[in-house]
Predicted 3D model of a 1496-nucleotide RNA (small-subunit ribosomal RNA) from a Rickettsiales bacterium. The coordinates come from a structure-prediction model, not an experiment, and the mean pLDDT is 85.
RNA sequence: AGAGUUUGAUCCUGGCUCAGAGCGAACGCUAGCGGCAGGCCUAACACAUGCAAGUCGAACGCCCUACCACAAAGUAUCUUUCUUCGAGGAUAUUUCGUGGUAGGGAGUGGCAGACGGGUGAGUAACACGUGGGAACCAUCCCUAAAGUACGGAAUAACCAUUGGAAACGAUGGCUAAUACCGUAUACGCCCUCAGGGGGAAAGAUUUAUCGCUUUAGGACGGGCCCGCGUCAGAUUAGCUAGUUGGUGGGGUAAAAGCCUACCAAGGCUACGAUCUGUAGCUGGUUUGAGAAGAUGAUCAGCCACACUGGGACUGAGACACGGCCCAGACUCCUACGGGAGGCAGCAGUGGGGAAUCUUGGACAAUGGGCGAAAGCCUGAUCCAGCCAUGCCGCGUGAGUGAUGAAGGCCUUCGGGUUGUAAAGCUCUUUUAGUGGGGAAGAUAAUGACGGUACCCACAGAAAAAGCCCCGGCUAAUUUCGUGCCAGCAGCCGCGGUAAUACGAAAGGGGCAAGCGUUGCUCGGAAUCAUUGGGCGUAAAGCGCGCGCAGGUGGCCAUGCAAGUUGGGAGUGAAAGCCCGGGGCUUAACCUCGGAAUUGCUCCCAAAACUGCACGGCUUGAGAAUGGUAGAGGAUAGUGGAAUUCCCGGUGUAGAGGUGAAAUUCGUAGAUAUCGGGAGGAACACCAGUGGCGAAGGCGGCUAUCUGGGCCAUUUCUGACACUGAGGCGCGAAAGCGUGGGGAGCAAACAGGAUUAGAUACCCUGGUAGUCCACGCUGUAAACGAUGGGUGCUAGGUAUCGGGGCUCUAGCUUCGGUGCCGCAGCUAACGCGUUAAGCACCCCGCCUGGGGAGUACGGUCGCAAGAUUAAAACUCAAAGGAAUUGACGGGGACCCGCACAAGCGGUGGAGCAUGUGGUUUAAUUCGAGGCUACGCGAAAAACCUUACCACCCCUUGACAUGUUCGUCGCGGACCUUGGAAACUUGGUCCUUCAGCUAGGCUGGACGAAACACAGGUGUUGCAUGGCUGUCGUCAGCUCGUGUCGUGAGAUGUUGGGUUAAGUCCCGCAACGAGCGCAACCCUCAUCCUUAGUUACCAGCGGGUAAUGCCGGGCACUCUAAGGAAACCGCCGGUGAUAAGCCGGAGGAAGGUGGGGAUGACGUCAAGUCAUCAUGGCCCUUACGGGGUGGGCUACACACGUGCUACAAUGGCGGUGACAAUGGGAAGCAAUAGGGCGACCUUGCGCAAAUCUCAAAAAGCCGCCUCAGUUCGGAUUGGAGUCUGCAACUCGACUCCAUGAAGUCGGAAUCGCUAGUAAUCGCAGAUCAGCAUGCUGCGGUGAAUACGUUCCCGGGUCUUGUACACACUGCCCGUCACGCCAUGGGAGUUGGUUCUACCUUAAGCCGGCGAGCUAACCGCAAGGAGGCAGCCGUCCACGGUAGUGUCAGCGACUGGGGUGAAGUCGUAACAAGGUAGCCGUAGGGGAACCUGCGGCUG
Repeated sequence: AGAGUUUGAUCCUGGCUCAGAGCGAACGCUAGCGGCAGGCCUAACACAUGCAAGUCGAACGCCCUACCACAAAGUAUCUUUCUUCGAGGAUAUUUCGUGGUAGGGAGUGGCAGACGGGUGAGUAACACGUGGGAACCAUCCCUAAAGUACGGAAUAACCAUUGGAAACGAUGGCUAAUACCGUAUACGCCCUCAGGGGGAAAGAUUUAUCGCUUUAGGACGGGCCCGCGUCAGAUUAGCUAGUUGGUGGGGUAAAAGCCUACCAAGGCUACGAUCUGUAGCUGGUUUGAGAAGAUGAUCAGCCACACUGGGACUGAGACACGGCCCAGACUCCUACGGGAGGCAGCAGUGGGGAAUCUUGGACAAUGGGCGAAAGCCUGAUCCAGCCAUGCCGCGUGAGUGAUGAAGGCCUUCGGGUUGUAAAGCUCUUUUAGUGGGGAAGAUAAUGACGGUACCCACAGAAAAAGCCCCGGCUAAUUUCGUGCCAGCAGCCGCGGUAAUACGAAAGGGGCAAGCGUUGCUCGGAAUCAUUGGGCGUAAAGCGCGCGCAGGUGGCCAUGCAAGUUGGGAGUGAAAGCCCGGGGCUUAACCUCGGAAUUGCUCCCAAAACUGCACGGCUUGAGAAUGGUAGAGGAUAGUGGAAUUCCCGGUGUAGAGGUGAAAUUCGUAGAUAUCGGGAGGAACACCAGUGGCGAAGGCGGCUAUCUGGGCCAUUUCUGACACUGAGGCGCGAAAGCGUGGGGAGCAAACAGGAUUAGAUACCCUGGUAGUCCACGCUGUAAACGAUGGGUGCUAGGUAUCGGGGCUCUAGCUUCGGUGCCGCAGCUAACGCGUUAAGCACCCCGCCUGGGGAGUACGGUCGCAAGAUUAAAACUCAAAGGAAUUGACGGGGACCCGCACAAGCGGUGGAGCAUGUGGUUUAAUUCGAGGCUACGCGAAAAACCUUACCACCCCUUGACAUGUUCGUCGCGGACCUUGGAAACUUGGUCCUUCAGCUAGGCUGGACGAAACACAGGUGUUGCAUGGCUGUCGUCAGCUCGUGUCGUGAGAUGUUGGGUUAAGUCCCGCAACGAGCGCAACCCUCAUCCUUAGUUACCAGCGGGUAAUGCCGGGCACUCUAAGGAAACCGCCGGUGAUAAGCCGGAGGAAGGUGGGGAUGACGUCAAGUCAUCAUGGCCCUUACGGGGUGGGCUACACACGUGCUACAAUGGCGGUGACAAUGGGAAGCAAUAGGGCGACCUUGCGCAAAUCUCAAAAAGCCGCCUCAGUUCGGAUUGGAGUCUGCAACUCGACUCCAUGAAGUCGGAAUCGCUAGUAAUCGCAGAUCAGCAUGCUGCGGUGAAUACGUUCCCGGGUCUUGUACACACUGCCCGUCACGCCAUGGGAGUUGGUUCUACCUUAAGCCGGCGAGCUAACCGCAAGGAGGCAGCCGUCCACGGUAGUGUCAGCGACUGGGGUGAAGUCGUAACAAGGUAGCCGUAGGGGAACCUGCGGCUG
C1' cells in the first nucleotide's frame, strides 16, 4: 500500500466481497509446563444453608461461675473455767452478707451500622465532564479561648402475676448511669423595636489522664447555583396555570414558586421547545497516518438503585442494601387466631442462556469500626482452588549419519519424492519426576500463602504436536474415487466421466499449545468527503419568480478589543498511553521520574484581518433626463380567406375513401359549380438559426390601460447589495365545478376493413372536450435534462437593438441571439467570455439496483390526485461514454445463372435407386437445411457382413515371451459322424537351413500355464489425420511510426479503376506477410528434332481391292524442345495516371478455353466403421469359427434418376463420319450353328501392329394423330450365361401379354457457347449384375433490356437495450410453489395523559371533656406533654375518556423469487404504427387512443 467482481474487450461511475487489528467471547479438533491478568455481557429472575458490623465494664445497674479477704449465724469435734446448767476459746465445715480479682450473659447508655462491598433497573438530567459562583452545614480530627456549680424525677434489666402455638407482649413493684429534667453562671455566642431578652455541661479513675459544654478558626467531607459540552427521530411543531415575575407570610443548614395568599400575564420554541425511542456519565479502551468512528468489562472518579411503590423517624450525615412504618406481589411457619422474609455482599442452588469459577484459608500484610489500651470484628483485603479466556516465556532434544534403506505416493517405467528425515553412532538434561536444603514479604513479636519461590544432587531421549489451508484474490499440487449426484463456497464461482475447487491419500504452505469457525467493532471505505466527494448524459439543479429570518458583502480614516495572535498564572485526580531509569533469570507484569493531557478560566499586551461604533467616498446598486425595438400583459372593438350548415340556381349518376376495399352519402337529385345567408374557431403570405417575457408562454388589424429591457447624457442618493430555509405569487396540456357556446377536430362509443385474433394501426361516423366567464387543480422529456450572483481568462464569423467615427464601404462601443474554435476542463461524448475553464458567496439536491416515488401517517384538493416519504425482503450487479463485431421489414455503392430474358427439366405416370416410417428374430452401422437422401457403397445370391437364429472353440483366426515334446513343412485322394465348422481312420507324393555334430542355433508343429491377444464395443463434445461448407468470395494480418487514458484506430478509409486489397492518384503513415495474379498441366497456331507399330505427296513393284511391298519423312499424326499475346501498335476517352472503348494485324485480344491450386477463420460441421489414438467397457465373450437367414421386407411419405406420353416421332432399310479407353484365369478375328441371348472353333495380340469395335444421332422409305406401328410396366411360357449354388435374391434372349401415361397443381432445379439440349462410345468396380459414377467424342441452339425486386456475398456509413451476437434480446396478464409486507370487522397486552372517587402509613395544622413523673404553686390548679379525633397533601386501588406502541386476525391488495407452464409481441433496428413524459378515457395482457410537450 491494495485486490476480486458488471463487458466480447475498454474507460468511468457504483455497490458487494477479501487481505489488517481488536474482544469479558462462544463452538469444533487438539493439548506439556510456568508467570501475570481475567472470568453471568442473558433473568434488576427466584433463592436452601453458612458467613459478610460491630465494639466499649476506663458510662451504668443486674444475673451467673471461679477464687481471695472480712464480718455474722448454724453444726460437729477438741479444749479452758466450772459440780452441773451455762459461758468462753480453738479447729473443721456449711450458709448468708460485704469487698476484691478473673470470666460469661442479656439489658440501659455511647460511638459506629450514611463507610467499606454489590449492581446499572431507572435517568437525555446541572445526572456526568469541565470551568466558575455565594446564601450554607460539618460527628470524629487540629489550633486557640472560656467553663465543667447545685439539685431533681424516672426507667430497662430484675422480681411477681399474667396473655399467646409462636413472634411478641400486658399489669404491678424495686433500681443505676456519661440516659432524662430543672436552677445557677456566660469572656465570647444567638435574637432584638437596640430598651432588652435567650441559651451549656458528665462524669470515670490506678491521680497519670481520658472525657463533657460553649465559642472562634482550620482541615476533611457534603449541600446549592451558573457558563459550556453531552444519542436518534420533524412521518413529534407548538409547549406551559405554580406555569413566568412581583409583594406579604411560611419553610430550609442554606439562595429559590421550595410552599402558600394576592397581583400582573408572562415563560420556552425552527440555534428544535414539547413528545417518542434508546442510554448510567467520565478518566479511559479499541481502530485509524490523522481528523475521526465505535465502545464505557476488569482498574479509578461521580451518580442512581437495594423485592415493587409510598413515607417519614433517628442522626453531624439517610429518607438508610444486611433499620422502621404502610400498601402490593411472591415465598415460608402456624395450634388458622396470627406471624416471618428480601444474596444487584462472599461462596453456593435452581432457572435463563452459545456462555462465565470454590458453599476454600487467613486477618500474617494493607485498610476500616469500636476501645485509653490489650484486643475484638472485618467474604474489605491478602492468598489458595477451577477454566488455554487472554498476554508473555520455555520445552517436546543436539551433533553426525547416503546404500539416498524399507514402506508410502507419483511415474514418460528411466526414475522422482517423502529425505538427513529414519535407523545407527556420539552427546545434553531445560520442563516434568525423585531426594536434600530453603527464603524475602516482618522496624521487637505475629506468615494464611508454604516446605511455596529459589538452590543442590540423581536417573534417562527418556513423559510432551497439533490445527487450518493448497482454483484466483492468497503462500502452497498431484493421483484415485464421485459424475449437476454426493458435496464445497468469504466474493468470483466449482461438480453433467480425464475436477490442482467435492471426498480420500501422498506431497506442499501457514501458524503453533494452540489452530480454525462464528459473532461484534474500527480499518481498507475519499462508500456522508472539516481534513477529503459530487449533481449536462452515470444517483443528483426546486417548473419559475418575489421575499422575512439567516449566511455573505465595495473604498478611506478614527476608536473599541468580541473573534484573532503573543506572553504569564490557575486548573486539566490517580492509573493508563509515550520517553528515560529500576525490580522479578527474560518477557508479560510491577515500580520511580519526566513528558503529554491539543481543553476551560483569569491577567497583561498587540491591532494586520473579521466584527462593533462613528465619520467620509463613488466604482456596486438605485434614481433623474432624452431616445429606442419588440407575437410582453389586460380589456373593448373590428377584418378577410377557409371549413361546415341552410336557402336558391345550373346539372346527372355517381361521390367519397383506401395498399385494395367496405361501412357512408346520392335519382326524395349527391359530388361538382354559381349566388345569398348563418355560426363558431383559428389568423396563410410577411416568418427568419428573428423578436419579447422570470418561467409557463406570446403571431390578423385598431384603440385604451400597463410591466420590463436597451442605449445616450453623467446633474442626484451614498453600499441602499447578492443569495434566500420556511412563506407568498405565477405556472403548458389534460382534468373538475357552475353558467354559456359549439363550425372544424376529436378520447369514449358504433360500424367497415386488415388479421390466426385485432378490444389497435387504416376508413366512415361521433360524444365529452377543445372556445368564453368565474373558481379549483399545481403537474410535464415544466429540458440547455446545465440554480442564482460577481470578477478574471485568445480569437474568428453571422445576426437583432442602440450609440460614436474620417458616415452608408468600413472601423469601433454597449446589450442580446447563434456557429466555429485557443488555453483549460471532462470517463468519454463534448463544453469553451451565453463555460461544463479559473475563483468567491448563498440556496437546492445525491449516496448500489429492485421493492418504490410505493405503504402508513400528516398537509392540500369537490374529485382525480398532488406533496412529504419509509421498511421487510431480494440481487451482485444496475448504470454512463466510447470500441470491435453481428444484426436491421436503415442508407449508399458493387458482384454472382441471384433475379430478369431464354432453353430444357423436376413436382403428375411406370420403373430404378437412396432415405424416412412401419414391419421383423434380424431388416447391421453411419450421413440429417443449404453442406444427409444413385451419400460411405468403383458392384450385399455364398463371401463381403459389422445384423439375427442355431451349432462349435477358449492363450484363442493373428503377435511376442517362458517351459516341455516332436521334426520337416506342405499337397493330393479315399473314408466315419455332421448342415457345415469340426471330426474318425487310412493311402500316396514330397523330406528345411546353419553347424563347433550336441536337438546346439534358427525355423515349423503340438501340449501346458501365465503375461497377453482380440473387440466394426463406447466417447468425433478427449484427439491426430483427412474432408465438406461459406468460397476461388477478396479478403485476413503483422513490424515500425502516429493518434487515443484505454479497448482500439490509422495503414486496409477517400477519388478513379479492376475478375481481384488489380492498379493509379491522394493521405500520418512507411513497409511487409498469407491470399489475388503469374509460375504448373491441357486444348487451339507455327517451327525445330525424331520417324515405328502411325502416315503415303512424289518414284518403283504388286493386287480384284487395300501403305500390301521397296522406299520416303514432305503431309497427317505421335512426343520432346521452342516460338507466339504484352493493351505491344493506331485513334478516342480519362487527370498527362491506372485503365476503358474502337480499330489494324494475328491461329488466338484484352485473365484466349479448361484444369490443378482453397488465405485468417466459421459451423464443439462430418468421420473412433479407412487408418491412428487417450480414457472407459467385455475377456468360455461385446472375442473366434460355421450353416442358414437378413441388409432385397411394404399400407405409406420424400429425394435423385431412367423410360415415356409421340410425327423435330416410331418402324424398316442404308458398307457416311469419331474420340477416350480396356485386354492374358484376358480381348478375341475368322468360319459354322441358333430367330436370339449365345454356343463351337481359336488366326492374332502383353498390343499406335491384334482385338473389344457395331459408333449413334444422320440419310431414304412407310406410318398420319389413335392410348396408336406411341408407351413399355406387369404377367405366363421357353431359354442363354456366370457361378459350388440364381428359391428367398442375378443379368440377358425369344414368344405371348400390353398397365399407367395424351406434357403434369402449389412449388421448384440446371444452364451464358462448342455451353444448354440431344446422340452414342469407353472405363473403374466386377465370376455375374448399372437407368448410378468417371471419362470420351458427334450434332449443336436461344437469350441477357437491365439491377427495382427474391437469394447469397463484398465495401463504406447509420441505429442498437444484441455479443450463445435477430433462431438475439425482452414486456405484462394468467396458473402453481415459497417468502416478507400493506389494508382489515375486531381482539389481546404495554404505556402516557385528563377528570373524578377512595384514601394506608406519615409529615404538617387544628381540637384534645380522656391520660399525665420532673417546672411553678401551701393547696386547688397551671404550664407542658401523650392518646384519641378532625383537616390539607398523598402511594396502591377504582370509574370514565383520550393518545400512542406492539402481538394475533376470517378475508383481501400489490411485491419479490422460482423448472423446460399458458396467452400474446409492447420495447431494443425506422423493432415493422418512431419512442418517451404529463394527463384523461378504454381494453385479457403487454398496451391503445385523444390533448399538449421532449429528442434521449